[in-house]
RNA sequence: CGAGUCGGGCGGACGGUCGCGUCGGCGGGGUCACCCGCCGCCGAGGAAGGUCCGGGCUCCGAAGGGCAGGAUGGUGGCCAACAGCCACCCGGGGCGACCCGCGGGACAGUGCCACAGAGAACAGACCGCCCCCACCGCGUGAGCGGCGGGGGCAAGGGUGAAACGGUGGUGUAAGAGACCACCAGCGGCCGGGGUGACCCGGCCGGCUCGGUAAACCCCAUCCGGAGCAAGCCCAGACAGCGUGCGCUCGAGGGUUGCCCGCCCGAGCACGCGGGUAGGGCGCUGGAGGUGGUCGGCAACGGCCACCGGAGAUGGAUGACCGUCACCGCGGCGCCGGCGACGGCGCCGCGGGACAGAACCCGGCCUACAGCCCGGCUCGUCCC
Numbered sequence: 001c002g003a004g005u006c007g008g009g010c011g012g013a014c015g016g017u018c019g020c021g022u023c024g025g026c027g028g029g030g031u032c033a034c035c036c037g038c039c040g041c042c043g044a045g046g047a048a049g050g051u052c053c054g055g056g057c058u059c060c061g062a063a064g065g066g067c068a069g070g071a072u073g074g075u076g077g078c079c080a081a082c083a084g085c086c087a088c089c090c091g092g093g094g095c096g097a098c099c100c101g102c103g104g105g106a107c108a109g110u111g112c113c114a115c116a117g118a119g120a121a122c123a124g125a126c127c128g129c130c131c132c133c134a135c136c137g138c139g140u141g142a143g144c145g146g147c148g149g150g151g152g153c154a155a156g157g158g159u160g161a162a163a164c165g166g167u168g169g170u171g172u173a174a175g176a177g178a179c180c181a182c183c184a185g186c187g188g189c190c191g192g193g194g195u196g197a198c199c200c201g202g203c204c205g206g207c208u209c210g211g212u213a214a215a216c217c218c219c220a221u222c223c224g225g226a227g228c229a230a231g232c233c234c235a236g237a238c239a240g241c242g243u244g245c246g247c248u249c250g251a252g253g254g255u256u257g258c259c260c261g262c263c264c265g266a267g268c269a270c271g272c273g274g275g276u277a278g279g280g281c282g283c284u285g286g287a288g289g290u291g292g293u294c295g296g297c298a299a300c301g302g303c304c305a306c307c308g309g310a311g312a313u314g315g316a317u318g319a320c321c322g323u324c325a326c327c328g329c330g331g332c333g334c335c336g337g338c339g340a341c342g343g344c345g346c347c348g349c350g351g352g353a354c355a356g357a358a359c360c361c362g363g364c365c366u367a368c369a370g371c372c373c374g375g376c377u378c379g380u381c382c383c
Stems, first nucleotide, its partner, number of pairs: 001379010012324007020043002023040007045354001049365002052363005057227004064260004069223005074088005089103001090101004104218002109216002111212003126157002128153006135146004165183006184208001186205008231281004240272006252264004288307008326351011
């Protein structure tokens, strides 16, 4: 310098004018709920988003059991918890840095395996190879060829994502783990290393037992339900009538979707008619952030210091102007270079995304104009 790989960060700044929202002050109005005007302070994000996981918080449940259902799935660790994060293992890809994996079980059982193909799971014989018999042709003859029938084989060809181990040999009419050697795979035993997943090595065995669990299913672990429209408080309005069932022989309600069990229990269900739909609390200080230090490979944790001004409720945070910074294009000048070109400065024009709090927090995923920084790998050249 070129090519690549991984990670981190920013996501305009300042000032002015106008507009919007909360709060505070002052003034005015008021049906005393509140409304209007002026002034002042403050006023979105790295994802506030999707709402896919997990938790806090709140309410329900005498707070119990079972079934059903859901989630997770290599190992060890971190965390409040998780489907998150870190490290490692195994498998696959890459020369490499590094990347990818819904990564338990297919000898518990059931199902499925399209098309093609003869045959797709305790399979199968289309072409082919071999033996025997009969006939025909050729040949002096041994025999050769053709056609038909009977039988053997699975080596070779062919189909397929996948064809019931691979290579070489023995063997045979031809063949075959039928047998042998090596290799791969599976199972068992032993030795060594590691907390563990697992790795390394040795011996033996029958010779080989397909795939799919993002199919049912099985195993292990975890999970009560509902959600801030949770849940409370204040103020205010209204009108009852009819029918049916029930009051301890109990209607109905609560308790997770169902069952058992438990609890409450005098009202309940339907129809007609009538009324309200305002305000407040919850509401933001949190498993919080930043910096340092110590422990740890790391995720993370301990300690110390510092920081902290959105809380709307039809839902406010925007627009314009000026200066500066950034990016792109064009022009001019200077510098370097033989040159293509590169760097710096000035001027002009243009540009700035994705998106937007709604109880809070930890993650994941997705969107994003334009940029900045760092680690590592490969290649080429020079010293």